[in-house]
RNA sequence: CGGGACGUAGUUCAUCGGUAGAACGUUCGGUUCGGGACCGAAAGGCAGCAGGUUCAAUUCCUGUCGUCCCGA
Numbered sequence: 001c002g003g004g005a006c007g008u009a010g011u012u013c014a015u016c017g018g019u020a021g022a023a024c025g026u027u028c029g030g031u032u033c034g035g036g037a038c039c040g041a042a043a044g045g046c047a048g049c050a051g052g053u054u055c056a057a058u059u060c061c062u063g064u065c066g067u068c069c070c071g072a
Base pairs, nucleotide, nucleotide: 001071002070003069004068005067006066007065010024011023012022013021018055026042027041028040029039030038048064049063050062051061052060
């Protein structure tokens, strides 16, 4: 320098055009002498960033930043 993959809740990952979910974790409650385990409930993300297309985008397109991989 060229090519490719990934970037979504605290963490690991789904969703891949129609108002974003799960598991674990966290908080509250139940159970227990207490803790763990178990049961119930809740909070928490506008989807790396900036544009574009569309009635509507995390999802398509362009640029850019970061991480990783391949080539020179």
Predicted 3D model of a 72-nucleotide RNA (transfer RNA) from a Patescibacteria group bacterium. The RNAcentral record of the sequence draws on ENA. It matches the Rfam family "tRNA". It is annotated as a transfer RNA.